[in-house]
């Protein structure tokens, strides 16, 4: 880069750098944003995808429930909303 599953109306914010655009793309719309948005770092959280532990289940896999210090992700607004379109993000297995 690529095909295949599963999730995208719950839930969590502070500080420091930085400096003008940011919510992927298009098209309209609404919102954040020089009272500093977005983004980088850092501390904290949320959450239970995937590792581990417990407990129920089972002849075994598969399964349900709980924790969670590990690998990841996430902490404005339903993946901001409405059409589109070779959508898109993230986990997980795979070549």
């Nucleotide at each position: 880069a690529c095909a295949c599953c599963a999730u995208c109306c719950a839930g969590a914010g502070c500080g420091g750098c930085u400096g003008a655009g940011a919510g992927a793309c298009c098209u309209g719309g609404c919102u954040c944003g020089u009272u500093g948005a977005c983004g980088c770092c850092g501390c904290a959280g949320c959450a239970a995808c995937c590792a581990c532990c417990c407990c129920c289940g089972u002849c075994a896999u598969u399964g349900g429930g709980g924790g969670c210090c590990g690998g990841u992700g996430c902490u404005a607004c339903c993946g901001c909303c409405a059409g589109g379109a070779c959508c898109g993000a993230u986990g997980g297995a795979g070549a």